[in-house]
Predicted 3D model of a 550-nucleotide part of an RNA (large-subunit ribosomal RNA, domain I) from a bioreactor metagenome. Its mean pLDDT, the model's own confidence on a scale to 100, is 85. Its Rfam family is "Bacterial large subunit ribosomal RNA".
Context: one part of a larger RNA
RNA sequence: AGCACAGGGUGAAUGCCUUGGCACCAAUAGCCGAUGAAGGACGUGACAAGCUGCGAAAAGCCACGGGGAGUAGCAAAUAUGCAUUGAUCCGUGGAUGUCCGAAUGGGGAAACCCACAUGAGGUAAAUGCUCAUGUACCGUAUCGUAAAUACAUAGCGAUGCGGAGGGAGACGGGGUGAACUGAAACAUCUAAGUAACCCCAGGAAGAGAAAUCAAACGAGAUUCCGUAAGUAGUGGCGAGCGAAAGCGGAAGAGGCCAAACCGAAAGUCUUCGGAUUUUCGGGGUUGCGGACUGCAAUAAGUGACCGUAGAACUAGCAGAAGAGCCGAUGGAAAGCGGCCGGCAUAGCGGGUAAGACCCCCGUACGCGAAAGGGAAGCGGAGCGAGCAGAAUCCAGAGUACCACGAGACACGAGAAACCUUGUGGGAAGCCGGGGGGACCACCCUCCAAGCCUAAAUACUCAUCGGUGACCGAUAGUGAAGUAGUACUGUGAAGGAAAGGUGAAAAGAACCCCGGGAGGGGAGUGAAAGAGAACCUGAAACCCUGUGUUU
Numbered sequence: 001a002g003c004a005c006a007g008g009g010u011g012a013a014u015g016c017c018u019u020g021g022c023a024c025c026a027a028u029a030g031c032c033g034a035u036g037a038a039g040g041a042c043g044u045g046a047c048a049a050g051c052u053g054c055g056a057a058a059a060g061c062c063a064c065g066g067g068g069a070g071u072a073g074c075a076a077a078u079a080u081g082c083a084u085u086g087a088u089c090c091g092u093g094g095a096u097g098u099c100c101g102a103a104u105g106g107g108g109a110a111a112c113c114c115a116c117a118u119g120a121g122g123u124a125a126a127u128g129c130u131c132a133u134g135u136a137c138c139g140u141a142u143c144g145u146a147a148a149u150a151c152a153u154a155g156c157g158a159u160g161c162g163g164a165g166g167g168a169g170a171c172g173g174g175g176u177g178a179a180c181u182g183a184a185a186c187a188u189c190u191a192a193g194u195a196a197c198c199c200c201a202g203g204a205a206g207a208g209a210a211a212u213c214a215a216a217c218g219a220g221a222u223u224c225c226g227u228a229a230g231u232a233g234u235g236g237c238g239a240g241c242g243a244a245a246g247c248g249g250a251a252g253a254g255g256c257c258a259a260a261c262c263g264a265a266a267g268u269c270u271u272c273g274g275a276u277u278u279u280c281g282g283g284g285u286u287g288c289g290g291a292c293u294g295c296a297a298u299a300a301g302u303g304a305c306c307g308u309a310g311a312a313c314u315a316g317c318a319g320a321a322g323a324g325c326c327g328a329u330g331g332a333a334a335g336c337g338g339c340c341g342g343c344a345u346a347g348c349g350g351g352u353a354a355g356a357c358c359c360c361c362g363u364a365c366g367c368g369a370a371a372g373g374g375a376a377g378c379g380g381a382g383c384g385a386g387c388a389g390a391a392u393c394c395a396g397a398g399u400a401c402c403a404c405g406a407g408a409c410a411c412g413a414g415a416a417a418c419c420u421u422g423u424g425g426g427a428a429g430c431c432g433g434g435g436g437g438a439c440c441a442c443c444c445u446c447c448a449a450g451c452c453u454a455a456a457u458a459c460u461c462a463u464c465g466g467u468g469a470c471c472g473a474u475a476g477u478g479a480a481g482u483a484g485u486a487c488u489g490u491g492a493a494g495g496a497a498a499g500g501u502g503a504a505a506a507g508a509a510c511c512c513c514g515g516g517a518g519g520g521g522a523g524u525g526a527a528a529g530a531g532a533a534c535c536u537g538a539a540a541c542c543c544u545g546u547g548u549u550u
Base pairs, nucleotide, nucleotide: 001549002548003547004546005545006544007543008542009541015535016500017499020471021470022468023467024466025465027463028462029460030459031166032165039100040099041098042055043054044053046078050074051073061094062093063092064091065090066089070082071081072080105114106113107112115135116134117133118132119131120130121129137163138162139161140160141159142158143157144156145155171202172200173199174198175197176196182189186236212219213218223250224249225248226247227246233241234240254452255451256450257396261282262281263280264279265278266277267276268275269274287430289394290393291392292389293388294387295386301383302382305380306379307378308377313372314371316367317366322340324339325338326337327336341358342357343347349361350360351359401425402424403423404422405421406420407419411437432447433446434445435444436443487494488493507534510521511520512519513518
């Protein structure tokens, strides 16, 4: 030195555990903000570094409820307090709420600097003193004022009201809009109207009451699901893309203007008869309608607005039956054996020294609110009908439509309709107009160029409850500990590691060695080979002893 065996050290795997995660279900909620948000800075404790809470009234103040014995957060100890005259704690409402931040008096390198006006305080009198309130911009309405420029207008000022910013990396509408890739290369095409960026909104959004489909029969707003169907089509007819009607379901709801006509006010013009414009009120709203003239009438219904009402919800209360007996094991009984009982609308679950229906917390069935909260229900305002006549009037215009150029439709210019519109042209007016996939005729069908509309649908930052052939500390969130922390980077950004004594600290008094660290006794404990570098404690690696080989 190698090998074998034995015993140790180191090391952290493994096993077991779970405070934390992950996914889903059901219900709720779906917004906060100039009454200053979200998010922060700085403070705040007897002692206070971090987290949490709070804000110079600062781990808190007030009121009202709940609750009933301890209590001053995580977090031990000391000190000092509070508490059955009801504390701590829980809920509801209120007060306070520094500075920054849309940040809004002005400025600014966020958490800082500098003001003005008015009122109050303070002082003998004062301030580079203190406090309160106001002072940004934009839009809009009204009023005032008022240029070039006479009337006027622009502008300016005052006041009222509104806006501004954040978010849930989700869902929605709109705008702008790639490339990798696929086509086995690549250009049309695809990826894809996806990603990304921007604007805007709601609890949903958007769409929506036929100028729709259909097909000779008919249907009757929209949305979503299934089917039709990978069909019809489209396509360097390549790769690919890919409907609709109809049928079956979910849900179900329909309304309002503009105009004709009537009236009022104001303005303009006027031949003083009136005409005309604007605003407002009535009227009217659809495919055989309305105005108008005449007749008759205030209905059914609706009620998305108002009132009333007060349910969920936001603290909690109560809750059965063995503190059973004996024995063995054990540190410990709830497990085992024996002997007897009981409850159950409760034998879900968790805890208790190990496996507990009857020990504790709970669970089932029930109950409960001063305050906040507002669902259903109820009532009402409002809205809301018809008949006849037919002369005249009205029924959404730079619109429909056409040409050219694009886009969008499953549809790539194609025979290419329908839809949108950049440029140019440009109607009809109910004896009217659009559509039925070029176009024409017949026929059928519908009424554009105005607006609103619940539900069925999408999503989950969040709240309450629940579930898991989900994870169990290299897993599961990046994060089971002061985690988006430490740390890295100029910055955008990147981004960890780190759980377990024991049933209970009973956390080792005292003695010895040592400067200490550490250790040896003693003691605690079931165990200390559980001693805080603490459950188990594999391997690599290191050492000791014995044997053996060289």
The RNAcentral record of the full RNA draws on SILVA.